[in-house]
Context: one part of a larger RNA
C1' cells in the first nucleotide's frame, strides 16, 4: 500500500406513514357591486415576528337559535390579567361597526396620497342678544352617461337641436368555463405554391343568463304524407363540393330525450306587489352490545368465558377493538332564511307587418370554390301585388302540391364548473401527486411583461435529559436518569466516501 471482515462516522436511498393533491359520480349553487364589489394598503391582542380573524366599537359589539364546562385563534410555550351554570369559549342565522385605496364617483394623482365648494355639528374669538367670523376636528353632499317630468328655446314660421330645473334602490367594475353577436389571422396541409386547407379555429371587442341560442312553418315532403325549437343515435363518410388535388361534407327519412303553446281588439296572456305556507337546505340530537388471566412501557394481539347487530362503513384510543371513544344502521328536531301549487290587488300591450318582397351590380352563408345555381343575408341603385293576391317545391315555364314573409313572447330535453356538500377510486404517496402536504405564487431572478424553487416524520406521553465530571465554565464529550444508536441536524437509516480493530498478501 492492498484484499477481506467487523465496529463506527458521513450520507439520506429504501420501507412504512399522510396532513396534501388527482379523478369520477350524484346533489346544491350559478353570481358579487354606487346600501361601494373583487382585490389590496395600513392598522388591530397586555408583552406580538408571521398566518388567521377583524376595522379606530378593530382575534371583536348586539339579538335569536343550538350546546353544556371550561375558556381568552394558530405557529407557541411562559408571565400578567380576565371571562364563565345569572350558561362563557364554541356552532348556525340576523343586525351594528366597517380607516384608506380600488368601477372609485368633488378636483388632482407616481393606488392606499394631495387638495377644494356647499350644508350641519363641535371648538375658539367678538357681540347684551339675534348672530357674525375663524386656525382646527367630526358628519353629510358635489363624477359621467342614460331614463322620466317640467320650463326655456336658435339658424327657421310651427318645430327640432341646445340650455336650465326637479326626480331615479337605472348603468359603470369584477368573475373559471359554458352562450350569442361584431371583427378575424398565421404556422401548417397540399410532400414546392397562389385558389383551397388550417378555420370562421386562435385571438380582440360587445352583450347576456343560470343556462344561452333557437322556436310554433311564406317549413319539409312528393301526389303518400308530416306538423315549433333544441339535443343524441342513425342515415353516411352517402348525395355532393373540390388546382375533381390536398381535402371538405350535408339533408330527407327513421330511432330516441323532451314536449306547450301563445300575444299584438275586448280577455286570454304577460309583468309587478301582497298574502299563504306543502316542503327544502343550513346548527344539532337519540342511538345496541365485555369481562377475566398471563406477557408487555402500554393490550386492541394470545388464552378462557360472554353479548349486540336495520349498527361487522370508517377513524381514534400506548401493538391488530362490532361491544373503550367518535361514529355507523335507523329515528327525531329545527329560530332566522328560501319557498311550488293556491288566493288577492294593481298594471301593461297599439292593432297583422312597403322603401318591404322581387330585380340589377358587388359580396357572404349553405355540401355548393360561379357553376345550369335555386334558397338565405345585404353594401349600392331600383322597386311590386294586396287573398280574384303572394312565397316555395334547386335555372326557367305550365299544371299540381304546400304554406302565408316583411311584428313579438315562450318552459323542458342541451352546454359548462370559479364555488359548496356527500360518496367513491386495479389514482399519487414527498425527485410522486397541484408549481405549492411546510409563513407558496412565497424566497429568489428580471427595468418590465413575466419566470419561479427548495423544504414533511422525536416519542405512547416532553417524561425535551435533574444531578456529577473534563473544559475557556463555550462547543463537545463521559456518567446518571430514560424503552434513547427515538436526544431534538431526532422513524427506518442502503451505497459511494472516511476512520479504527483483526486476519491475510506484497
Nucleotide at each position: 500500500g492492498g484484499u477481506g471482515u467487523g465496529u463506527g462516522g458521513u450520507g439520506g436511498a429504501u420501507g412504512c406513514c399522510u396532513a396534501g393533491g388527482c379523478g369520477u359520480g350524484c346533489g346544491g349553487a350559478g353570481g358579487c357591486g354606487a346600501u361601494g364589489a373583487a382585490g389590496g394598503a395600513c392598522g388591530u391582542u397586555g408583552u406580538a415576528g408571521g398566518c388567521u380573524g377583524c376595522g379606530a366599537u378593530a382575534a371583536g359589539c348586539c339579538c335569536c337559535g343550538g350546546g353544556g364546562a371550561g375558556u381568552c385563534g394558530c405557529c407557541a410555550a411562559a408571565c400578567a390579567g380576565g371571562c364563565u351554570u345569572u350558561g362563557a369559549u364554541c356552532c348556525g342565522g340576523g343586525g351594528a361597526u366597517c380607516u384608506c385605496c380600488g368601477a372609485a364617483u368633488g378636483g388632482g394623482g407616481u393606488a392606499a396620497c394631495c387638495u377644494g365648494g356647499c350644508c350641519c355639528u363641535g371648538c375658539u374669538g367678538g357681540g347684551c342678544a339675534a348672530c357674525c367670523a375663524g386656525a382646527c376636528a367630526g358628519g353629510g353632499u358635489c363624477g359621467c352617461c342614460c331614463c322620466c317630468g317640467g320650463c326655456u328655446g336658435a339658424a327657421u314660421g310651427c318645430a327640432u337641436a341646445g340650455g336650465c330645473c326637479g326626480g331615479g334602490u337605472g348603468g359603470u367594475g369584477c368573475g373559471a368555463a359554458c352562450c350569442c353577436a361584431g371583427g378575424g389571422a398565421a404556422c401548417u396541409g397540399a410532400a414546392a405554391c397562389a385558389u383551397c386547407u388550417c378555420a370562421g379555429u386562435a385571438c380582440c371587442u360587445g352583450g347576456a343568463g343560470g343556462a344561452a341560442a333557437g322556436g310554433a312553418a311564406a317549413u319539409c315532403a312528393a301526389c303518400c304524407g308530416a306538423g315549433a325549437c333544441u339535443c343524441c343515435g342513425u342515415c353516411a363518410g352517402u348525395a355532393g363540393c373540390g388546382g375533381c388535388g390536398a381535402g371538405c361534407g350535408a339533408a330527407c327519412g327513421c330511432g330516441g330525450a323532451c314536449g306547450a303553446g301563445c300575444c299584438c281588439a275586448u280577455g286570454a296572456g304577460c309583468c309587478g306587489c301582497c298574502g299563504g305556507g306543502a316542503g327544502c337546505a343550513g346548527a344539532g340530537u337519540c342511538g345496541a352490545a365485555c369481562g377475566g388471566c398471563a406477557u408487555g412501557g402500554a393490550a386492541u394481539g394470545g388464552c378462557c368465558g360472554g353479548c349486540c347487530a336495520c349498527a361487522g362503513a370508517a377513524g381514534g384510543u400506548g401493538a391488530c377493538a362490532g361491544c373503550c371513544c367518535u361514529g355507523u344502521a335507523g329515528g327525531c328536531g329545527g329560530a332566522c332564511g328560501c319557498g311550488a301549487g293556491c288566493g288577492g290587488c294593481g298594471g301593461c300591450g297599439a292593432u297583422c307587418g312597403a322603401g318591404u318582397a322581387g330585380g340589377u351590380c358587388g359580396g357572404a352563408g349553405c355540401u355548393c370554390g360561379u357553376g345550369g345555381a335555386a334558397c338565405u343575408c345585404u353594401g349600392a341603385c331600383u322597386g311590386a301585388a294586396c287573398a280574384u293576391g303572394c312565397g316555395g317545391g334547386g335555372a326557367c315555364c305550365a299544371c299540381c302540391c304546400u304554406g302565408c314573409a316583411a311584428g313579438g313572447c315562450u318552459a323542458a330535453g342541451u352546454a359548462c364548473u370559479c364555488c359548496c356538500g356527500c360518496a367513491c377510486g386495479a389514482c399519487c404517496g414527498a425527485u410522486a401527486g397541484u408549481g405549492g402536504a411546510c409563513g407558496a405564487g412565497u424566497a429568489a431572478g428580471g427595468c418590465g411583461a413575466c419566470u419561479g424553487a427548495a423544504a414533511g416524520g422525536u416519542g405512547g406521553a416532553a417524561a425535551g435529559a435533574a444531578c456529577c465530571c473534563c473544559u475557556g465554565c463555550c462547543a463537545g464529550g463521559g456518567g446518571a436518569g430514560g424503552u434513547a444508536u427515538u436526544g431534538a441536524c431526532c422513524c427506518u437509516g442502503a451505497a459511494a466516501c472516511c476512520a479504527c480493530g483483526c486476519a491475510c498478501c506484497u
Predicted 3D model of a 506-nucleotide part of an RNA (large-subunit ribosomal RNA, domain I) from a Pseudomonadota bacterium. The coordinates come from a structure-prediction model, not an experiment, and the mean pLDDT is 82. The RNAcentral record of the full RNA draws on ENA. Rfam family: Bacterial large subunit ribosomal RNA.